[in-house]
Molecule: RNase P RNA; transfer RNA
Organism: Actinomycetota bacterium
RNA sequence: GGAGCCGCCCGGGCGGCCGCGUCAUCGGUUCGCCGGUGCCGAGGAAGGUCGGGACUCCACAGGGCAAGGCGCUGGAUAACACCCAGGCGGGGAGACCCGCGGCAACCGCCACAGAGACCAGACCGCCGGACGAAAGUCCGGUAAGGGUGAAACGGUGGGGUAAGAGCCCACCAGCGUCCGGGUGACCGGGCGGCUGGGCGGACCCGUCGGGAGCAAGGCCAAGCAGGGAGCGGGCGGCCCGUCCGAUGCUCCCGGGUAGGCCGCUUGAGCGGCGCGGAGACGCGUCGCCUAGAUGGAUGGCCGCCACCGGCCGCUUGCGGCCGGGACAGGAUCCCGCCUAUAGGGCGGCACCUCGC
RNA sequence: GCCCCCGUAGCUCAGGGGAUAGAGCAUCGGUUUCCUAAACCGUGUGCGGCAGUUCGAUUCUGCCCGGGGGCG
Numbered sequence: 001g002g003a004g005c006c007g008c009c010c011g012g013g014c015g016g017c018c019g020c021g022u023c024a025u026c027g028g029u030u031c032g033c034c035g036g037u038g039c040c041g042a043g044g045a046a047g048g049u050c051g052g053g054a055c056u057c058c059a060c061a062g063g064g065c066a067a068g069g070c071g072c073u074g075g076a077u078a079a080c081a082c083c084c085a086g087g088c089g090g091g092g093a094g095a096c097c098c099g100c101g102g103c104a105a106c107c108g109c110c111a112c113a114g115a116g117a118c119c120a121g122a123c124c125g126c127c128g129g130a131c132g133a134a135a136g137u138c139c140g141g142u143a144a145g146g147g148u149g150a151a152a153c154g155g156u157g158g159g160g161u162a163a164g165a166g167c168c169c170a171c172c173a174g175c176g177u178c179c180g181g182g183u184g185a186c187c188g189g190g191c192g193g194c195u196g197g198g199c200g201g202a203c204c205c206g207u208c209g210g211g212a213g214c215a216a217g218g219c220c221a222a223g224c225a226g227g228g229a230g231c232g233g234g235c236g237g238c239c240c241g242u243c244c245g246a247u248g249c250u251c252c253c254g255g256g257u258a259g260g261c262c263g264c265u266u267g268a269g270c271g272g273c274g275c276g277g278a279g280a281c282g283c284g285u286c287g288c289c290u291a292g293a294u295g296g297a298u299g300g301c302c303g304c305c306a307c308c309g310g311c312c313g314c315u316u317g318c319g320g321c322c323g324g325g326a327c328a329g330g331a332u333c334c335c336g337c338c339u340a341u342a343g344g345g346c347g348g349c350a351c352c353u354c355g356c
Numbered sequence: 357g358c359c360c361c362c363g364u365a366g367c368u369c370a371g372g373g374g375a376u377a378g379a380g381c382a383u384c385g386g387u388u389u390c391c392u393a394a395a396c397c398g399u400g401u402g403c404g405g406c407a408g409u410u411c412g413a414u415u416c417u418g419c420c421c422g423g424g425g426g427c428g
Stems, first nucleotide, its partner, number of pairs: 001352002004349007012305007020041002023038006043327001047338002050336005055213004062240004068208004072086004087100005101204002107200004123146002125142007154172006173195001175192007217262004226253006232244003269288008307324008357427007366381004374411001384398004404420005
């Protein structure tokens, strides 16, 4: 210098003018509100709503079955499908990336091609015998080679044989068993008999969880017109158990309202330092307060600086002019994942090449 | 806020791992007719996108995109 891999961060800054929302305060008011001042005022994803929790209600949140989520091992966490470390397999030249229960039983599938595809099979070939002048035909043996296929009943090499074959031997893969290491997934070594698969599911094993969701739920105010059906309901799949229950509950038709307050934002919070740990993370201490709107508030203009792109000038890294800035926006909150994102920065690693 | 379903030819729908994706209507061409319609014959066209699993994906899984619906 080229071409990559991984992790992390920023997402313009300062000033002025106009404007918006909550709250506090002062003044005015026709009591509807208006004006001044001050504080605060969107994100790394606020998004998708894919996991998990906090919180609230269903009396308690009980047992079993069904249905469902998850799935190598160990850890971390409030919890998770996330995260960390490790194991095995696959890809890559490498940094690195991707994947993950089991096939013992039961069931299903393995199209086309091919002789044969699930209790295998013999098309070409090879070998032996018979016939024949030969080409070849028939009988038998074989599965090494060819051919088909994603996959052909272990692989490679040697011995052996008429030709061959775990028929015999060495190594490798796989199975069983023993020993050693590891918490474990698993790894290493010895021995043995020689040995057929793949995919998946409504199957099996382990594990997890009761349901609903801030329009949860509670309080206040305003307004209306009741009528009918049922006897169970919590338990929105079923059973058991349990609790509540006729001044009750459920359903249907009809009528009324379209208001306010709480929940509501201080929290598994953020930042610094120290300690423990390999890491995810945890503990201690100090500091900080950082939206709570309710048809939903963050915007616009100007100047300077920084960044990017283009053009011109040359003093070759400066000056001038013009232009540009993404994705996107809270609605109970939090932890993750995924997806979108103009442009920029930092750190580490691997490969190739050149120079010293 | 919590959920569900669908996307296949121009339109309405089948097909739920096996390669050639069908049906009806429509389009186009031909026959018939003086011309048109009807009828008959023929023809073209396609699995929303990107990844993954698999020998093989319209089908199974994940993430996006678009559309529709339910409850409070």